Transfer RNA from Parcubacteria group bacterium CG1_02_40_25, 71 nucleotides, folded computationally. The coordinates come from a structure-prediction model, not an experiment, and the mean pLDDT is 83. Its Rfam family is "tRNA". By type it is a transfer RNA. Rfam links the family to the GO term triplet codon-amino acid adaptor activity. About the family: Transfer RNA (tRNA) molecules are approximately 80 nucleotides in length. It was read from a public genome assembly.
RNA sequence: GCCCCCAUAGCUUAGUGGUAAAGCUGCGGACUCUUAAUCCGUUGACGAGGGUUCGAUUCCUUCUGGGGGCA
Numbered sequence: 001g002c003c004c005c006c007a008u009a010g011c012u013u014a015g016u017g018g019u020a021a022a023g024c025u026g027c028g029g030a031c032u033c034u035u036a037a038u039c040c041g042u043u044g045a046c047g048a049g050g051g052u053u054c055g056a057u058u059c060c061u062u063c064u065g066g067g068g069g070c071a
Stems, first nucleotide, its partner, number of pairs: 001070007010024004018054001026042005047063005
């Protein structure tokens, strides 16, 4: 320098055009002499800009960051 892949909650992942889902963590509660475990409830997210569309996390494009391949 060229090519490919990835970016969603504090973490790990779902979600291929129509209200963004779960596990763990956190917070509150139940239980317990206390803690742990267990159970109930609850907070919290689409990397940035532009485009297509009635509607974009999703499709296109540029940038940013990360990973891989060739030389």